[in-house]
RNA sequence: UUGAUCCUGGCUCAGAACGAACGCUGGCGGCGUGGCUAAGACAUGCAAGUCGAACGGACUGUCUGGAUGAGUAAUCUGAAAGACAGUUAGUGGCGAAAGGGUUAGUAAUGGAUAGGUAACGUACCCCGAGCUCCGGAAUAGCCAUUCGAAAGGGUGGGUAAUACCGGAUAAUACCAUGUGCCCCAAGGUAUAUGGUCAAAGAUUUAUCGGCACGGGAGCGGCCUGUCUCCCAUCAGUUUGUUGGUGAGGUAACGGCUCACCAAGGCAGCGACGGGUAGCGGGACUGAGAGGUUGACCCGCAACAUCGGGACUGAGACACUGCCCGGACCUCCACGGAGGGCUGCAGUAACGAAUAUUGCGCAAUGGGCGAAAGCCUGACGCAGCGACGCCGCGUGUAGGAUGAAGUCCCUCGGGAUGUAAACUACUGUCAGGGGUUAGAAAGUCCGGUUCGCCGGAUUGAUCGGCCCCAGAGGAAGUCACGGCUAACUUCGUGCCAGCAGCCGCGGUAAUACGAAGGUGGCUAGCGUUGUUCGGUGUCACUGGGCUUAAAGCGUGUGUAGGCGGAAAAGAAAGCGUUUUGUGAAAGCCCCCGGCUUAACCGGGGAACUGCAAGACGAACUGCUUUUCUUGAGGCAAGCAGGGGUGCGUGGAACUCUUGGUGGAGCGGUGGAAUGCGUAGAUAUCAAGAGGAACGCCGGUGGUGAAGACGACGCACUGGGCUUGUCCUGACGCUGAGACACGAAAGCGUGGGGAGCGAACGGGAUUAGAUACCCCGGUAGUCCACGCCGUAAACGAUGUCUACUAGGUUGUGGGAGUUCUGACACUUUCACGGCCGAAGCAAAAGUGCUAAGUAGACCGCCUGGGGAGUACGGUCGCAAGGCUAAAACUCAAAGGAAUUGACGGGGGCUCACACAAGCGGUGGAGCAUGUGGAUUAAUUCGAAGCAACGCGCAGAACCUUACCUGGGUUUGACAUGCUUGGAUGACUGCCUGGAAACAGGUUAGUCUGCCCUUCGGGGUGAAACUUGCACAGGUGCUGCAUGGCUGUCGUCAGCUCGUGUCGUGAGAUGUCGGGUUAAGUCCUUUAACGAGCGAAACCCUUACCGUUUGUUGCCAGCGGGUAAUGCCGGGUACUCUAACGGGACUGCCGGUGUCAAACCGGAGGAAGGUGGGGACGACGUCGAGUCAGCAUGGCCUUUAUGUCCAGGGCUACACACACGCUACAAUGGCCGGUACAAUGGGUCGCCAAGCCGUGAGGCGGAGCCAAUCCCCCAAAGCCGGUCUAAGUUCGGAUUGUGGGCUGCAACUCGCCCAUAUGAAGCUGGAGUUGCUAGUAACCGCGCGUCAGCAAUAGUGCGGUGAAUACGUUCCCGGGCCUUGUACACACCGCCCGUCACGUCAUGGAAGCUGGCAACACCUGAAGCCAGUGAGCUAACCCGCAAGGGGGCAGCUGUCGAAGGUGGGGCUGGUGACUGGGACGAAGUCGU
Repeated sequence: UUGAUCCUGGCUCAGAACGAACGCUGGCGGCGUGGCUAAGACAUGCAAGUCGAACGGACUGUCUGGAUGAGUAAUCUGAAAGACAGUUAGUGGCGAAAGGGUUAGUAAUGGAUAGGUAACGUACCCCGAGCUCCGGAAUAGCCAUUCGAAAGGGUGGGUAAUACCGGAUAAUACCAUGUGCCCCAAGGUAUAUGGUCAAAGAUUUAUCGGCACGGGAGCGGCCUGUCUCCCAUCAGUUUGUUGGUGAGGUAACGGCUCACCAAGGCAGCGACGGGUAGCGGGACUGAGAGGUUGACCCGCAACAUCGGGACUGAGACACUGCCCGGACCUCCACGGAGGGCUGCAGUAACGAAUAUUGCGCAAUGGGCGAAAGCCUGACGCAGCGACGCCGCGUGUAGGAUGAAGUCCCUCGGGAUGUAAACUACUGUCAGGGGUUAGAAAGUCCGGUUCGCCGGAUUGAUCGGCCCCAGAGGAAGUCACGGCUAACUUCGUGCCAGCAGCCGCGGUAAUACGAAGGUGGCUAGCGUUGUUCGGUGUCACUGGGCUUAAAGCGUGUGUAGGCGGAAAAGAAAGCGUUUUGUGAAAGCCCCCGGCUUAACCGGGGAACUGCAAGACGAACUGCUUUUCUUGAGGCAAGCAGGGGUGCGUGGAACUCUUGGUGGAGCGGUGGAAUGCGUAGAUAUCAAGAGGAACGCCGGUGGUGAAGACGACGCACUGGGCUUGUCCUGACGCUGAGACACGAAAGCGUGGGGAGCGAACGGGAUUAGAUACCCCGGUAGUCCACGCCGUAAACGAUGUCUACUAGGUUGUGGGAGUUCUGACACUUUCACGGCCGAAGCAAAAGUGCUAAGUAGACCGCCUGGGGAGUACGGUCGCAAGGCUAAAACUCAAAGGAAUUGACGGGGGCUCACACAAGCGGUGGAGCAUGUGGAUUAAUUCGAAGCAACGCGCAGAACCUUACCUGGGUUUGACAUGCUUGGAUGACUGCCUGGAAACAGGUUAGUCUGCCCUUCGGGGUGAAACUUGCACAGGUGCUGCAUGGCUGUCGUCAGCUCGUGUCGUGAGAUGUCGGGUUAAGUCCUUUAACGAGCGAAACCCUUACCGUUUGUUGCCAGCGGGUAAUGCCGGGUACUCUAACGGGACUGCCGGUGUCAAACCGGAGGAAGGUGGGGACGACGUCGAGUCAGCAUGGCCUUUAUGUCCAGGGCUACACACACGCUACAAUGGCCGGUACAAUGGGUCGCCAAGCCGUGAGGCGGAGCCAAUCCCCCAAAGCCGGUCUAAGUUCGGAUUGUGGGCUGCAACUCGCCCAUAUGAAGCUGGAGUUGCUAGUAACCGCGCGUCAGCAAUAGUGCGGUGAAUACGUUCCCGGGCCUUGUACACACCGCCCGUCACGUCAUGGAAGCUGGCAACACCUGAAGCCAGUGAGCUAACCCGCAAGGGGGCAGCUGUCGAAGGUGGGGCUGGUGACUGGGACGAAGUCGU
């Protein structure tokens, strides 16, 4: 997620955090922090130097000195040399291996932690105890010369040292050998003998150096245990590989390297391979356990343009050293040469994105130096960025005519809101001015009693304090449908847009946009991204698997995990305790310092870890001994479709042969194909063949499962019972593995009766590649071999223990009774049912658990994609096993509930069917509708439930439509306002179609109040001007009220309390009877009640009472041609009021002692007597904005209003309700009889007269039980017509009339006459009606001037037929059942095809990357060899020369490169496969 419920389950949100980015906004300060991307490229400057107290020079200054020269002299000049002070290119020493940066590589040569080094090193520093002797030869610099553009060299000469070399001396140093002691192996330690090795000086004379040795501290090297990401769709890997011997090499162990020998090493406790990644302290989150992470700070590692290499050195294979190769860049005189920001700034580039080419060595630290000091982009500071954390401010108090503005409004008012204005105050920060003892410790000079004292001096930058002024300079952002705090108006109209999820928007949007208001946070606020949380949604803490996802189809069994009772031992796990370590920083606690906080300092705790020592022995493991209950064995019995093989049997079937027989058989819903006169089917006999085994037979038996069914024999597995004799835990589970495993299928060979995929034919059907029928091949059967899957299900893994009962079946045992059938009791095993507790979401389960526990295995983690692709593996194939991702959805699902539905079931009702009678559908016409037409044919109604409906009546009007002509406060209402006394009506004239416009005056009327009747007052009525507004049949019936239709006059619809259920809900309302009915009775966890049904109301049928005119007339009287006509009467009919009557009341039967039903009597009427009104909860977003009312929207010289004419009446056609007919049960003519309901004064209209008639003239009567409409018709009697398109039928049309009306052309009705169409009973289909009904017949009324009425609504007259019955059609009610439906079957929904979009698989190929392999080439360099060239020291030698050394050359190794074939992994690819999504497409179901 559902109409609602419970559950499962995913998705989503609220929290915290960040090296962040983006949007809007931005006052101040402190402390932090800032290239996460291109380990891509870099201009420029700086980042490692220092020492003159190691050395020789050179230069500068001062002083001494005075050569030389000049001069008469004074004097000038000032060389050499020396001293002092200073500078420093070179030699030399130390440093440059630190500090600083980055995270590319690295899954272990790394890191963390605990250890080891008896296998090692160490410059500077400290301590100890010694030494520092004698010589030598060079070389930079320098000078001269020379090459080159430069960088940089060549040659010659000569020079110093703390540079270099030789010698001496020397140990407790080192080596060799011996001995003692110790020991974890090579050793350590002590000692003896022999051998070997060193040095440097400087200076201010007090020190600083130098050399060898021992020790220390600190720092390193190496080794070991444990821990350290993902993929098994990576399962095997390895050749210096694993070990040994020997050698080499190293500071040191070691295959580190080499030679030889052996064949090992690693791996399911995950080797090898692939991917990803620096690791830790810590950080974020979390209740914790965990999860994620490794920016800043600290520790370790690795790297320095890419790759390789060594040199120097205590230390490097070296960020700002060297050599070589590659790429790139720069300079060049083309010959060559130079470079390396992953140092600090900075540049372009990349990117969503990350700062100044700043100041200073004042502090801290480092290098050098004796020191002063120099160097230090380490560092200290400043700058930029709201990037983060923290603090402060943007005022405080008073102030209600609740100002103005704005927003809302029911127009009354409300909100913003004490908010503002205004009044009184304060003075933080920023601003200005001044002041200062802080961050400074040191260093130098002088003195010193060595404690220190005095003086001088050091700040890049920041801070402290005081004063001035004045509310002045300082608020935004997001949200407001639910989750989630916060609501209104307008705009928009599935548009524009919003959205984290659900979802908003299609004309009344609290969800979009704006405004007002409100809520949250605040110098920030939102958004995006990422992590953890919520999420018990990977479950260690802490989940599940019958049906929701999830038990392998079943067993045997390896590794592994787990394991009965007792005792002893040891101490691995375990526990207690101690020690070491767990760096600092961080977290936490306490205290303290910045005005507070952030931040910082000190102390503590913690660091749950690792290691070592001691102690303990309950539990687990281990060792040993023992036990029997688990398990197994043995013996005696028992049951069985357990398995395999061989054989045998009967029934049925088909076939063959023969006999009988003679036309059909067969098959189906019905048929046909098929078989049959060449003899079928049927039947009899004989024979052949294959398959399956009826009855018994069962919810029964056996088996691990699949499965197993005639009978016999052979072989064989397992189980149960009893005995308690034996073994002595031998057990349980079981990853891999192995075996079995229905059906179908495959291979080979047989077999083949029946059945029967495919296939053929016949039907069915819209189609029918199906269901049905006739045939029929594989197959089904056998043997052997594969396959290995099923809803292989109890949808429930195996084993063990425990936990109420009842009942039943199968196979055993024991007991009770004298015995037996049998029965009863009890016990074991197996198979079922019902059920307590418990469990479960519920359904359910319940000793055969899904209960309570334990052991082990398997499996699950939203739906789809998909059990699919790729890869691997198995298979002859089909295919099986293993098994993803992209993408997509917000659900998918389980159980139960209420409905609805079913071509499900049961019961039941209705003119629902059936049985009948009459229609309709065909014709003509009338009316309505559709369509088409039109300037307009106004609008609405649409299955039943629109269509003779709104319309109870369109010529004008109506009228809403069209054309044309007018009019604008309006045809109509109200208010205000101007004018002023007029104005209105009846006339007349002009224009015009009229409306209307203009004119004329004649007549009549002209309000209210007062009045002296002369008049006065008023301006209310009317008119007029202007403003508000009127008006709208314009839209929305899906905004509405009211009314109406329909299901349906169907019997239903609910509530309170109680009970049941976790709940939705159920119960009641179900069951049994009964009824027209949820009507009544009965049963009953229900008891009652309400709305409906019924009754009450009206009418009709009978009677009574009352009434008695206008009604009636029996009797009496009068009268007429006749009539209640008259007197009279009130009896009857009738009128119209009140009563009575009918209630299953009575009798019989049935029925539960019931309700009720059936029959009967009586009665006018009998079981609600007939009819009507009356319509439950609700359904159809049913109908109506055009009856009326009404929200909103639209319109306002028009969508209003007035007028004339036209239209709504049109007409190829289609449908619907009807009328009239087609005729003889009839038509026509003549005669004659009997109603009821109604209506009537602008009306109905009599008599009489005229007219063929419609009608006219006429006017009596009647406001009506009085008069009129008003003759009812069918009927009956008589006549005629005689079966025909007629004497049926009347359409259509001509002519002439009548009536209404201002007016009958479009467009009325009627009459007369003439005309005389279609139609001869209506296909499929469809409709009404159950009795005074249908059918037939006429009459009235409403609307209305008239009438298109054949309609509608009433009235009476004549007056039937049929109903066996509920199978079927339609509709309804109750119970039950299934459901994937709930806008509810007109539901839902599946697949192909077509179109679009997206991701993805395959694919001839094309093109990258990665790691290896084979071969070729082979730089630098180490090592080895060679070394004819060169050669100062040292050694030998008198010398020559030799030793030694160097260049050069060669070789092994070796980076890069080349060639080649493979592997892995990307991109792309004509075409192709499926998938997902998409609007109303197509085909079927």